Notes: A computed fold for an 86-nucleotide RNA from an Atribacterota bacterium, annotated as c-di-GMP-I riboswitch aptamer. Its mean pLDDT, the model's own confidence on a scale to 100, is 86. The sequence was found by an Rfam model in a public genome assembly.
[in-house]
RNA sequence: AGUUGAAAAAGGCAAACUGUCCGAAAGGACAGGACGCAAAGUUAUGGGUCUAAGGUAUUUUAUGCUAUGAUUGCCAAAUUACCAAC
Numbered sequence: 001a002g003u004u005g006a007a008a009a010a011g012g013c014a015a016a017c018u019g020u021c022c023g024a025a026a027g028g029a030c031a032g033g034a035c036g037c038a039a040a041g042u043u044a045u046g047g048g049u050c051u052a053a054g055g056u057a058u059u060u061u062a063u064g065c066u067a068u069g070a071u072u073g074c075c076a077a078a079u080u081a082c083c084a085a086c
Base pairs, nucleotide, nucleotide: 002086003085004084005083012037013036017032018031019030020029021028022027035073041079042078043077045076046075047074048071049070050069054066055065056064057063058062
C1' cells in the first nucleotide's frame, strides 16, 4: 500500500416511538430511546422510491401530470477511515 473480515480490543453511529421546532407535504433538526449497522462516515454523481407548494391539463372546485423538494439506515458510484489477518 492492497484485499478480506468483525473473532478479540478500543470505540462509533442510532431504527421504531415520544417531546419541541421547521416545512405545503415528503421529510428534516434537537433531546430522550435502541431495531440494528464493518463504513448505518461524507457527497444527491447515476438509478429507484416518496411528496406536489408552484406550474399545467381536464370530465371543474375535484382529479391527473410534473421536481427545482426529499430519501446516503433503498441500490450503486466516488471519497475518507480504527483494529486484526493475509
Annotation:
Of the family's consensus pairs, 95% are formed in the model.